[in-house]
RNA sequence: GCGAGUGUAGUACAGUGGCAGUAUACCAGCUUCCCAAGCUGGGGAUACGGGUUCAAUUCCCGUCACUCGCA
Repeated sequence: GCGAGUGUAGUACAGUGGCAGUAUACCAGCUUCCCAAGCUGGGGAUACGGGUUCAAUUCCCGUCACUCGCA
């Protein structure tokens, strides 16, 4: 330099054109003599810009970052 893939919560991952979920972590409460474990509740995210669409996290284009392959 060329090609391909990935980008969603602090972390690891789902997801699908129609209000974004799980686990874990964090906070609060319950339980306990205390801790741990357990139970309940709560806050928190679609890399960025544009396009299509009534509606985009999803489809299309570009940029950025990372990974892989080729040279």
Source information
The prediction has a mean pLDDT of 82. A computed fold for a 71-nucleotide RNA from a Candidatus Saccharimonadota bacterium, annotated as transfer RNA. It matches the Rfam family "tRNA". It is annotated as a transfer RNA. Rfam's curators write: Transfer RNA (tRNA) molecules are approximately 80 nucleotides in length. NCBI's taxonomy places the organism under Bacteria, Bacteria candidate phyla, Candidatus Saccharimonadota. The sequence was found in a public genome assembly.